[in-house]
RNA sequence: ACCACAUGAAGAGGGGUGGAGGGACUGGCCCGACGAAACCCCGGCAACCACUGAGAACGAGAGUUCGAGGUAGGUGCCAAAUCCAGCAGGCAAGCAAGGCCUGGAAGAUGUGGG
Numbered sequence: 001a002c003c004a005c006a007u008g009a010a011g012a013g014g015g016g017u018g019g020a021g022g023g024a025c026u027g028g029c030c031c032g033a034c035g036a037a038a039c040c041c042c043g044g045c046a047a048c049c050a051c052u053g054a055g056a057a058c059g060a061g062a063g064u065u066c067g068a069g070g071u072a073g074g075u076g077c078c079a080a081a082u083c084c085a086g087c088a089g090g091c092a093a094g095c096a097a098g099g100c101c102u103g104g105a106a107g108a109u110g111u112g113g114g
Base pairs, nucleotide, nucleotide: 002113003112004111005110006109007108013042014041015040016039017038021031022030023029025086026085027084028083043078044077045076048074049073051069052068055066056065057064058063082106087103088102089101090100091099
């Protein structure tokens, strides 16, 4: 690379360097010279892993799972719902345009595998 599982309308930005892009992809719609990406410093959010832990369930056992906490060590994140849609189905409404709901795909992050 790839595979599996979990999660997504919550939350959290200042400075320096830099100098035109960025929001995965496509279409929209946005952000950007009142300074994009990237890198650095500091700060913050959150609680996946780790850590602590009364209890409960399963298991022959080793152990696994559920639930609680928050010292915050490893990641992650700090415009907009994962910014919206994309594929399928449904709902109401003369048509159309458009709207709403459910699921999926894709992508993101974490954990495990590899």
Molecule: SAM riboswitch aptamer (S box leader)
Organism: uncultured bacterium